[in-house]
């Protein structure tokens, strides 16, 4: 100098004018203060909160799936192990079980799951025929070393062996099991022992098996206050005045219709009062929170603890805008609606830190 990897940060700045919304103060005019994001998005996971449901056990269904740790919790995060990719920094990984059982595998190929003889190789043993008596041919066969097909043909190389071959035997490599050692564990190592290795082919984001987890709905959740009209239920339909301690007495006044000769009484209706439910409307839930910032401590880290400090949108037709000036690197994706932790997706341009590879110079 070039090419990269990982982690983090910023998201036009400043000034002025006019608005909008919330809060506080004020009789008012007004004044002061706060006012979108890293994703506010997708609504894909997890939790708080709320209402309903809920003895206990089992089953179904769905989800998760190497190990350890973190967390309120998670399918998230951190660290580690195995496997794969990259020269490397580093990246990716649904990564339990194929010896419980069932199923599946296109094309090619002779044969594809206790597999197979197409070409090739062999003719030792057995049977037959021929003759120039030890050869040839036929049959019965043997063979997975070689060729060819395939993603895959049932360990590899070499030596021996054999009729030709073959873990058939042996050496080394690989593999499996055991043991020992290291590690909390996943797992790793072995100059150890045993096993010729069809043990144990693949596929479980095929059914399935194993282990673990899961009640449902969501702030339009839900709680409270509460008109008018209609409807439901209950009570009343009389009282007032004077006198009297009181019981009571006296005077005035007695809703409508029906039954009934009338009164009493009963039924229905009206009227008055009360009660509870619920609608409109209003209040709460609502933003101080697993909160931000800084420092210290513990830890490889995720994170935890302590101290100090700060208050930072809260609407309900729903605010967060417009204009002007100026500077530059000329400004992307995008707009809160109960809150929080994640994941995923979108994103102009720029900055910082650590690390890797290549080339050159000293």
């Nucleotide at each position: 100098g070039g090419a990269g990897u990982u982690g983090g940060c910023c998201a036009g700045g400043c000034a002025g004018u006019c608005g909008c919304u919330c809060u506080g103060c004020g009789c008012a005019a007004g004044c002061a203060g706060g006012g979108a994001g890293g994703a506010a998005a997708g609504u894909c996971c997890g939790g708080g909160c709320u209402u309903c449901a809920u003895a206990g056990g089992g089953u179904a269904a769905a989800g998760u799936g190497c190990c350890a740790g973190g967390u309120a919790a998670c399918g998230c995060c951190u660290g580690g192990g195995g496997g794969g990719c990259g020269u490397g920094a580093g990246c990716c990984u649904a990564c339990g079980g194929a010896u419980a059982g069932u199923g599946c595998a296109g094309c090619a190929g002779a044969a594809a799951g206790g597999a197979a003889a197409c070409c090739g190789c062999c003719u030792a043993a057995g049977u037959c025929u021929a003759c120039u008596g030890g050869u040839a041919g036929a049959c019965c066969g043997g063979u997975a070393a070689g060729g060819g097909u395939g993603a895959a043909a049932c360990g590899g190389u070499g030596c021996g062996g054999u009729a030709a071959g073959a873990g058939c035997g042996c050496a080394c490599c690989g593999c499996g099991u055991g043991u020992a050692c290291g590690g909390u564990a996943a797992c790793g190592u072995a100059u150890c022992a045993c096993g010729g290795c069809g043990a144990u082919g693949g596929u479980a984001a095929a059914c399935c098996c194993c282990a673990c987890u899961u009640g449902a709905a969501g702030c339009a959740a839900g709680a409270c206050c509460a008109a008018a009209u209609a409807g439901a239920g209950a009570a009343g339909u009389a009282g007032c005045a004077a006198c009297g301690u009181a019981a009571g007495u006296u005077g005035c006044a007695a809703c409508g219709u029906g039954u009934g000769g009338c009164c009493c009484a009963c039924a229905c209706g009206g009227c008055u009062u009360c009660u509870g439910g619920g609608u409109a409307g209003g209040u709460c839930g609502c933003u101080c929170g697993a909160g931000g910032u800084g420092c210290a401590u513990a830890g490889u880290g995720a994170u935890a603890u302590g101290c100090a400090u700060c208050c930072c949108a809260g609407a309900u037709g729903a605010a967060u805008g417009a204009c002007u000036g100026u500077c530059c690197a000329c400004g992307a994706c995008a707009g809160a609606a109960c809150c929080c932790g994640g994941c995923u997706u979108a994103u102009c341009g720029g900055c910082c830190a650590a690390c890797u590879c290549c080339a050159g110079c000293u």
RNAcentral holds the sequence, with entries from ENA. Predicted 3D model of a 362-nucleotide RNA (Bacterial RNase P class A) from Cycloclasticus pugetii. Model confidence (mean pLDDT): 76 of 100. It matches the Rfam family "Bacterial RNase P class A". The family's RNA type in Rfam is ribozyme. Lineage of the source: Bacteria > Pseudomonadati > Pseudomonadota > Piscirickettsiaceae > Cycloclasticus.